Small-subunit ribosomal RNA, 5' domain from Roseivirga pacifica, 521 nucleotides, folded computationally. The coordinates come from a structure-prediction model, not an experiment, and the mean pLDDT is 83.

Context: one part of a larger RNA
RNA sequence: GGAUGAACGCUAGCGGCAGGCCUAAUACAUGCAAGUCGAACGGUAGGUUUUUCUUCGGAGAAACUGAGAGUGGCGCACGGGUGCGUAACGCGUAUGCAACCUACCCUUAACAGGGGGAUAGCCCAGAGAAAUUUGGAUUAAUACCCCAUAGUAUUACAAGAUGGCAUCUGAAAGUAAUUAAAGAUUUAUCGGUUAAGGAUGGGCAUGCGUGACAUUAGAUAGUUGGUGAGGUAACGGCUCACCAAGUCAACGAUGUCUAGGGGUUCUGAGAGGAUGAUCCCCCACACUGGUACUGAGAUACGGACCAGACUCCUACGGGAGGCAGCAGUAGGGAAUAUUGGUCAAUGGGCGAGAGCCUGAACCAGCCAUGCCGCGUGCAGGAAGACGGCUUUCUGAGUUGUAAACUGCUUUUGUACGGGAAGAAAAUGCCCUUGCGAGGGAAAUUGCCGGUACCGUACGAAUAAGCACCGGCUAACUCCGUGCCAGCAGCCGCGGUAAUACGGAGGGUGCAAGCGUUGUCC
Numbered sequence: 001g002g003a004u005g006a007a008c009g010c011u012a013g014c015g016g017c018a019g020g021c022c023u024a025a026u027a028c029a030u031g032c033a034a035g036u037c038g039a040a041c042g043g044u045a046g047g048u049u050u051u052u053c054u055u056c057g058g059a060g061a062a063a064c065u066g067a068g069a070g071u072g073g074c075g076c077a078c079g080g081g082u083g084c085g086u087a088a089c090g091c092g093u094a095u096g097c098a099a100c101c102u103a104c105c106c107u108u109a110a111c112a113g114g115g116g117g118a119u120a121g122c123c124c125a126g127a128g129a130a131a132u133u134u135g136g137a138u139u140a141a142u143a144c145c146c147c148a149u150a151g152u153a154u155u156a157c158a159a160g161a162u163g164g165c166a167u168c169u170g171a172a173a174g175u176a177a178u179u180a181a182a183g184a185u186u187u188a189u190c191g192g193u194u195a196a197g198g199a200u201g202g203g204c205a206u207g208c209g210u211g212a213c214a215u216u217a218g219a220u221a222g223u224u225g226g227u228g229a230g231g232u233a234a235c236g237g238c239u240c241a242c243c244a245a246g247u248c249a250a251c252g253a254u255g256u257c258u259a260g261g262g263g264u265u266c267u268g269a270g271a272g273g274a275u276g277a278u279c280c281c282c283c284a285c286a287c288u289g290g291u292a293c294u295g296a297g298a299u300a301c302g303g304a305c306c307a308g309a310c311u312c313c314u315a316c317g318g319g320a321g322g323c324a325g326c327a328g329u330a331g332g333g334a335a336u337a338u339u340g341g342u343c344a345a346u347g348g349g350c351g352a353g354a355g356c357c358u359g360a361a362c363c364a365g366c367c368a369u370g371c372c373g374c375g376u377g378c379a380g381g382a383a384g385a386c387g388g389c390u391u392u393c394u395g396a397g398u399u400g401u402a403a404a405c406u407g408c409u410u411u412u413g414u415a416c417g418g419g420a421a422g423a424a425a426a427u428g429c430c431c432u433u434g435c436g437a438g439g440g441a442a443a444u445u446g447c448c449g450g451u452a453c454c455g456u457a458c459g460a461a462u463a464a465g466c467a468c469c470g471g472c473u474a475a476c477u478c479c480g481u482g483c484c485a486g487c488a489g490c491c492g493c494g495g496u497a498a499u500a501c502g503g504a505g506g507g508u509g510c511a512a513g514c515g516u517u518g519u520c521c
Stems, first nucleotide, its partner, number of pairs: 001521004006517005013374006019367002021332001026330003030327003035074003040071002046065008081285003090210008100202002105198007113147004123136005153178005163168001183190002211257003218248003223245008260282004265274003287308005310321004338364001340363003346360001347358004377408004387399005413458006422448001429440004465510005470491003476505005486493002
């Protein structure tokens, strides 16, 4: 000098764009953050209309409609947060899988025949303070089960073209066995099953790279390899039985300490050094430790079980909880924001759709935390005014064209008026079309926000500080103090004429900031 997720002191007019718990992965009150589908299913409370009976209270029937709860499907594995752990195939890069999986989506082919038993809900009767739960009766499905049909699926037998990379690969044709399905409605579609291919997303393996310490030198028994088996989507000591005795290491094994990695960011002419906030990719974690279930996918932040610590409720028998989601609270700290608005846009989930949900997202609020931009007037004006300061002292110098005064302007400000873009549509309607789909006309939809922006009026009106002035280093005098009080980054100032302390006048630098401190180059 540059930089900063900064903090502190003094000061402060505005806007745009960014950023905002670096500390306690400490504990959390409250609200919200993941639902949706009645075009899968049984069906209720309630409502409307009509109607019958009536003791005028009401009761019954039919049609239409219809919450909440329940079964079922899809989603909840995304999105959002944090950096504890991890020196590792975790990450980066480059390869491989002849050792693998992939819901929804796309393409292609084939199919969907028949039957059955339950269960939630509802109703009845209980237990419990509650959380919750027991028994009985009864009912449905795209829930569950059985039979049929079936091959380019799976298994077994046999076959072996072709290709390669050693183990190998395994096309066509053959035989046998086994395994499918679901319906809905507005009748036009949507869904279902099997198989093949694609796309997308993942899994695994390998080469190389990726901290410190040798005042850490030996480490290792599932350890290293083999055979066989089990397990997995899949390879593999991944696990097990048996056999062998290997394997790693001064090219740093093992141990200890530290640490999420990368794209990046800062600095530097570069080499390099430092860094890993915001944004993007990957990984890990979700009170601590462990475990599996469901599922295409989890060993699952707002799922389950067990153990533990902590907190809360309790009728003392027993229960409930997990903000490292968004706000917010306490605590810690030098230090870091609102218990805001909207689903209008973008995106996600469900749905045929309308739509519903979305603290993702978009906006607004707070903070000079940073960067950028604008303003705080402009021109004229010498009696060089008053005042201040200095002085060689009734004379000067300086503040200083500075002020006053005259003229001008109106960014900004205040008031009033106008007023956006961000919105494209989708759905519905009409036409074309075998199906995807295409075309057309009209309507509707804005949180921000009456905001940005534009115009008119008014009036210099509403707006300057901070640090420094001995040298380094731009900028000097007077007074006070008297090795005192104090200053100080280094050298060093101060003991009676201090340009170095304190005040004043003047000056220098930067400027809505300035200076100090911390950290990096």
Rfam family: Bacterial small subunit ribosomal RNA. Gene Ontology terms of the family: structural constituent of ribosome and ribosome. The RNAcentral record of the full RNA draws on ENA and SILVA. The organism belongs to Roseivirga, within Bacteria.